Record summary: This is a predicted structure of a 95-nucleotide RNA (Glycine riboswitch aptamer) from Sulfuriflexus sp. The model forms 90% of the base pairs in the Rfam consensus. The organism belongs to Sulfuriflexus, within Bacteria.
RNA sequence: AAUGAUCUUGUGGGAGAGACUCUAUCAUUUAGAUAGGGCACCGAAGGCGCAAAUCCACCCGGAAACGCUCAGGUAAAGUGGACCGUAAGAAGUCA
Numbered sequence: 001a002a003u004g005a006u007c008u009u010g011u012g013g014g015a016g017a018g019a020c021u022c023u024a025u026c027a028u029u030u031a032g033a034u035a036g037g038g039c040a041c042c043g044a045a046g047g048c049g050c051a052a053a054u055c056c057a058c059c060c061g062g063a064a065a066c067g068c069u070c071a072g073g074u075a076a077a078g079u080g081g082a083c084c085g086u087a088a089g090a091a092g093u094c095a
Stems, first nucleotide, its partner, number of pairs: 003095003006090008018039001020038007040074003046070001047068003055062002
């Protein structure tokens, strides 16, 4: 210095689950929109929890796409979306 891991941004892909029901308001073309309840469900924003280790760390301990479902979400559209591909940039810790 470059590459890989790391981070940021752009971009492409991206699942699951009630077009449930009640009340109120607005609208009234329409299975409409918003807010608040009820029951049922989903897990791939976030959050929380956990095993072993011959590994890491050090005498405190250490995970997730697993579990929970607080939050979020459940026709289409839209929004969000872990993760993957790709382009550019940042840092200069690790290899």